[in-house]
RNA sequence: GCCGACUUAGCUCAGUUGGUAGAGCAGCUCCCUCGUAAAGAGCAGGUCGAUGGUUCGAGUCCGUUAGUCGGCA
Numbered sequence: 001g002c003c004g005a006c007u008u009a010g011c012u013c014a015g016u017u018g019g020u021a022g023a024g025c026a027g028c029u030c031c032c033u034c035g036u037a038a039a040g041a042g043c044a045g046g047u048c049g050a051u052g053g054u055u056c057g058a059g060u061c062c063g064u065u066a067g068u069c070g071g072c073a
Stems, first nucleotide, its partner, number of pairs: 001072007010025004019056001027043004049065005
């Protein structure tokens, strides 16, 4: 330098043909217990790396750009 993959909640990851974002763990509250933990119930937490475009509507399509990883030179 070229090619490819990935970038979504604190962490690990889903999100099938575009239709206003979810799970597990972690956190908080409650319940239970002599107490702790576990089990159980609930709550909060992200606008989806950044930016622009297409569209009535984009995490999902297109352009540019940043980062990580891999491959070829």
A computed fold for a 73-nucleotide RNA from Bacillales bacterium UBA1744, annotated as transfer RNA.
It was read from a public genome assembly.
Its mean pLDDT, the model's own confidence on a scale to 100, is 82.
Rfam family: tRNA.